[in-house]
Context: one part of a larger RNA
């Protein structure tokens, strides 16, 4: 750009992609069958592979702006405390995220039309034939059913609501996000919890400083389940989201006006 006035929300499905697996025990039943030896179908149950999805409660990782321990060396005059560098210095520990090694779920069942194969009825062929006409059965397979996309499906489909002369609605900026290269995509802008700040809560680390006490000290104890702290969960307008700005529609019908006809302009 179309979809034949603009919009916002809900939608049908033409089409298209994806899935589709599969074992091993119990049981019917040691039953049909079988001289035996051996040993079912068809039916119900359980427990498993692989694979595929989501998902983070459990487990395990991961977590370079958490915490805590410690080596050299430099710096904050010295001690004490902090503190840069040194793969995050190196070690132990780990929320939120993200993830599998975890956890949940799924491959269910109809239905149709068939393959080979069975069969009914039946002629040509007074008989016989599943087959010529006709008519049923019959696969893990085919078409569905099952999930996902989906009206440029130009055949542009439907339905609900809004608004039509400056609205309805959309952008633009701004504040973000479990959404993201950028774009798009949510969420929200004061009538407001978006994010940060603050508060408490949740977790995490492993008892900070000072300061007393006890040792000649290292150091240990008490103060102290302290102290510190990303991302999580709740509040809470203290801060920023302010204000603006910009796109945004016809056909019907009427009246007039132009035109040879289709038509066109104007309200």
């Nucleotide at each position: 750009c179309g979809u034949u006035g603009g919009a916002a929300g809900u939608u049908u499905g033409c089409g298209a992609a994806g899935g589709a697996c599969u074992g091993a025990c119990c049981u019917u039943a040691g039953u049909a069958c079988g001289a035996g030896a051996g040993g079912a179908c068809c039916g119900g149950g359980u427990c498993g592979g692989a694979c595929g999805a989501a998902c983070c409660u459990c487990u395990g990782g991961u977590a370079u702006a958490c915490c805590g321990g410690u080596u050299g060396u430099g710096g904050c005059g010295c001690c004490a405390g902090c503190u840069g560098c040194a793969c995050c210095g190196c070690c132990g520990g780990g929320u939120a995220u993200c993830c599998a090694c975890g956890u949940u779920c799924g491959g269910u069942c109809a239905g149709g039309a068939u393959a080979a194969g069975c069969g009914c009825u039946g002629a040509a062929a007074g008989c016989a034939u599943c087959u010529a006409a006709g008519c049923g059965c019959g696969a893990a397979g085919c078409c569905g059913u099952c999930u996902u996309c989906a009206a440029g499906a130009u055949g542009a489909g439907a339905c609900u609501u809004c608004c039509u002369u400056a609205u309805a609605g959309g952008g633009u900026c701004g504040u973000g996000g479990g959404a993201g290269a950028c774009u798009a995509c949510c969420a929200c802008g004061u009538u407001g919890a978006u994010a940060g700040g603050c508060a408490g809560g949740a977790g995490a680390u492993g008892u900070a400083a000072u300061g007393g006490c006890a040792g000649c000290a290292a150091u240990g104890u008490c103060u102290u389940c302290a102290g510190u702290c990303g991302a999580c969960c709740u509040g809470u307008a203290c801060u920023a989201a302010u204000a603006g700005c910009c796109c945004g529609a016809a056909a019907u019908c009427u009246u007039u006006c132009c035109u040879g006809a289709g038509g066109g302009a104007a309200g």

This is a predicted structure of a 267-nucleotide part of an RNA (large-subunit ribosomal RNA, domain VI) from a Bacteroidales bacterium.
Its mean pLDDT, the model's own confidence on a scale to 100, is 83.
Rfam family: Bacterial large subunit ribosomal RNA.
Lineage of the source: Bacteria > Pseudomonadati > Bacteroidota > Bacteroidia > Bacteroidales.